[in-house]
RNA sequence: AGGAGUCCCGGGGGAGAGACCCGGAGAGUCGGGCGCCGAAGGAGCAAGGCGAGGAGCGGCCACCCUCGCUGAAACUCUCAGGCAAGCGGAAGCCCGGGAGGACG
Numbered sequence: 001a002g003g004a005g006u007c008c009c010g011g012g013g014g015a016g017a018g019a020c021c022c023g024g025a026g027a028g029u030c031g032g033g034c035g036c037c038g039a040a041g042g043a044g045c046a047a048g049g050c051g052a053g054g055a056g057c058g059g060c061c062a063c064c065c066u067c068g069c070u071g072a073a074a075c076u077c078u079c080a081g082g083c084a085a086g087c088g089g090a091a092g093c094c095c096g097g098g099a100g101g102a103c104g
Base pairs, nucleotide, nucleotide: 002103006099007098008097009096010095011094012093018034020033021032022031023030035083036082037081041079042077043076044075048070049069050068051067052066053065054064
């Protein structure tokens, strides 16, 4: 010189589930009713780790019990959102840009 992991931004790509019924004419919107989806967002926690107390012991550690903190997701919930098209749409993948700077 080059330049990895990692992070940020933009683009590509992208599933699922009623064009459900009534008011009121297609969708949308509003009100009412039932049925569903999970991948905006949001929420929940397993092992493990840490700490405290108890029991036990001549004493300590370990083991055992209880409580607390921490603890992931595409898993779970379905609050939000969604259930023709369009818009939106996570992780991973691809392209571009930026930060960074292990290595060299």
Molecule: Glycine riboswitch aptamer
Organism: Aneurinibacillus sp.